[in-house]
Context: one part of a larger RNA
RNA sequence: UGGCGGGUGAUUGAGAGUAAAGUCUCCACAGUACGAGAGGAACAGGCGGCUGGGGCCUCUGGUGUACCGGUUAUCCUAAAGGGUAUCGCCGGGUAGCUAAGCCCUCGUAGAUAAGAGCGGAAUGCAUCAACGCUCGAAGCUACUCUCGAAACGAGUCACCCACUCUGUAUCACUAUAAGGGGACUGGUGACAGUAACCUUCGAUAUAGAUGAGAGCGCGGAAAGAAGAUCCGGUUGAUAGAAUUGGGGUGUACGCGUCGAGCUUCGGCGAGAUGUUUAGCCCACAAUCACUAAUUG
Numbered sequence: 001u002g003g004c005g006g007g008u009g010a011u012u013g014a015g016a017g018u019a020a021a022g023u024c025u026c027c028a029c030a031g032u033a034c035g036a037g038a039g040g041a042a043c044a045g046g047c048g049g050c051u052g053g054g055g056c057c058u059c060u061g062g063u064g065u066a067c068c069g070g071u072u073a074u075c076c077u078a079a080a081g082g083g084u085a086u087c088g089c090c091g092g093g094u095a096g097c098u099a100a101g102c103c104c105u106c107g108u109a110g111a112u113a114a115g116a117g118c119g120g121a122a123u124g125c126a127u128c129a130a131c132g133c134u135c136g137a138a139g140c141u142a143c144u145c146u147c148g149a150a151a152c153g154a155g156u157c158a159c160c161c162a163c164u165c166u167g168u169a170u171c172a173c174u175a176u177a178a179g180g181g182g183a184c185u186g187g188u189g190a191c192a193g194u195a196a197c198c199u200u201c202g203a204u205a206u207a208g209a210u211g212a213g214a215g216c217g218c219g220g221a222a223a224g225a226a227g228a229u230c231c232g233g234u235u236g237a238u239a240g241a242a243u244u245g246g247g248g249u250g251u252a253c254g255c256g257u258c259g260a261g262c263u264u265c266g267g268c269g270a271g272a273u274g275u276u277u278a279g280c281c282c283a284c285a286a287u288c289a290c291u292a293a294u295u296g
Base pairs, nucleotide, nucleotide: 005161006160007159008158009157010156011155015147016146017145021051022050023049024048026046027045034039052105053104054103055102056101060099061098062097063096067092068091069090070089071088072085073084074083075082076081107143108142109141110140115135116134117133118132119131164209165208166207167206168205169204170203171202177200178199179198180197183194184193185192186191216296218232219231220230221229238292239291240290242287243286244285245284246282247281248280249279254275255274256273257272258271261268262267
């Protein structure tokens, strides 16, 4: 851009793709059928294995430059707390990601090939060669799985909004019309008749009103190179903070006690222990509107 107004959601399936499965040992059938014997099957059933495919992180591990701890050199005067040295090196390690870990993994139908047959002539027999029919493969085509209304025959269903209104300008000039409206006359009435009065038409352009939905903008993550996707948006737990739970590391600083050893005898003091299942930290979960999802 198209799909004969604009959208939201759900679908059909023309067509396209496809390897999503492949295979083996063993048990049992069974020392059976068969066979003089020697030997020696198969169908249905079952436990496992390997290769491939898909998914996941409970377990086992890896990574984990979030995090915690130990320690060396040096610097910030020392301590405390830190910087630099591949994350300095080392010991651990949640989430996430991941395999070497865990889970799932299957057939059915149709038409056939080689082949096996049935009826049966040409050829009174025979013959699966004609003709008619039945079977038959890891192969073929479908179902299953993935994409797929741009399938121009552009599909279907449900719902929402609109298809209207107003102003101005230009053109058109319909009117013996249409609509409205209150009178009068007749009639019990439904109604019928008469004649005044008012308004108006179509097209184009333009400016507004209305308006479902979408996008932008806002808080984000199960998503992510950018777009995109998905969620939330006060009728709210979307992100942050806080608290709690659950985890990681492994017992903080300060102070008290003990203390190898050194000493100029005044003291200094690595380290151990108590306070302390401490301290520090968290990508997870819950609670809680405190902060920000405002106005648009």
Description: The part of an RNA shown here (large-subunit ribosomal RNA, domain VI) has 296 nucleotides and comes from a Candidatus Heimdallarchaeaceae archaeon. Lineage of the source: Archaea > Candidatus Heimdallarchaeota > Candidatus Heimdallarchaeia (ex Rinke et al. 2021) (nom. nud.) > Candidatus Heimdallarchaeales > Candidatus Heimdallarchaeaceae. The full RNA is in RNAcentral, with records from ENA. Its Rfam family is "Bacterial large subunit ribosomal RNA".